[in-house]
RNA sequence: AGACGCUUAGCUCAGUGGUAGAGUAGUGCUUUUACAAGGCAUUGGUCGUGAGUUCAAAUCUCUCAGCGUCUA
Numbered sequence: 001a002g003a004c005g006c007u008u009a010g011c012u013c014a015g016u017g018g019u020a021g022a023g024u025a026g027u028g029c030u031u032u033u034a035c036a037a038g039g040c041a042u043u044g045g046u047c048g049u050g051a052g053u054u055c056a057a058a059u060c061u062c063u064c065a066g067c068g069u070c071u072a
Base pairs, nucleotide, nucleotide: 001071002070003069004068005067006066007065010024011023012022013021018055026042027041028040029039030038048064050062051061052060
C1' cells in the first nucleotide's frame, strides 16, 4: 500500500427494514445458624463517529476512527 472481517448493557454475544434482547455481572427480597448455590424481582444501551436512502435504519449505502486476519 491492497484485500477481507469485526465494533450492540460492566463482560461474552444474539438480533438479515417495523417496540433493542439473552447469558453473566450489579442491586433488593427469599432461603441458611452463617456462607455458597438456588428461586423471584429489578437496574443498566444516544447499537463506534458523521452523512445518505426510506413512511420507518442496529440492519441497506458512503465517510471517518479503532481492532484483527491475509497479501505485497
This is a predicted structure of a 72-nucleotide RNA (transfer RNA) from Candidatus Zinderia insecticola CARI. RNAcentral holds the sequence, with entries from ENA, GtRNAdb and Rfam. Model confidence (mean pLDDT): 82 of 100. Rfam family: tRNA. Rfam's curators write: Transfer RNA (tRNA) molecules are approximately 80 nucleotides in length.